SAM riboswitch aptamer (S box leader) from Arcticibacter svalbardensis MN12-7, 102 nucleotides, folded computationally. The model forms 97% of the base pairs in the Rfam consensus. Its Rfam family is "SAM riboswitch aptamer (S box leader)". Rfam's curators write: The SAM riboswitch is found upstream of a number of genes which code for proteins involved in methionine or cysteine biosynthesis in Gram-positive bacteria. NCBI's taxonomy places the organism under Bacteria, Pseudomonadati, Sphingobacteriales, Arcticibacter, Arcticibacter svalbardensis. The RNAcentral record of the sequence draws on Rfam and Ribocentre.
[in-house]
RNA sequence: UGCUUAUUCAGAAAGACGGAGGGAGUAGACCCAACGAAGUCUUAGCAACCUGUGCUUACAAGGUGCUAAAUUCUAUCUCAAAAUAAUGGGAGAAGAUAAGUU
Numbered sequence: 001u002g003c004u005u006a007u008u009c010a011g012a013a014a015g016a017c018g019g020a021g022g023g024a025g026u027a028g029a030c031c032c033a034a035c036g037a038a039g040u041c042u043u044a045g046c047a048a049c050c051u052g053u054g055c056u057u058a059c060a061a062g063g064u065g066c067u068a069a070a071u072u073c074u075a076u077c078u079c080a081a082a083a084u085a086a087u088g089g090g091a092g093a094a095g096a097u098a099a100g101u102u
Stems, first nucleotide, its partner, number of pairs: 002101007013043005021032003026075004044067003049063002051060003071094001076091005
């Protein structure tokens, strides 16, 4: 890097440095940000997967991950309904994370 599987409306932030962007990418919408964005570090927290303990659905926090908003929402197909628009449901794509594998 690719592939497979699972999950993706739960949960959990303060400080220091930094100094203008950020919310994956494209488009649109919306939102966060000089009352300080990204990033880095420290400390703290969460508990999805692995792991450990328990053996009954809990606890721990070792590995990885995460700590604004559902993965911020929409995009493709389909259904609710018969056209358009809007809205809602389902599936899918893409992304993210984990475990396994190449």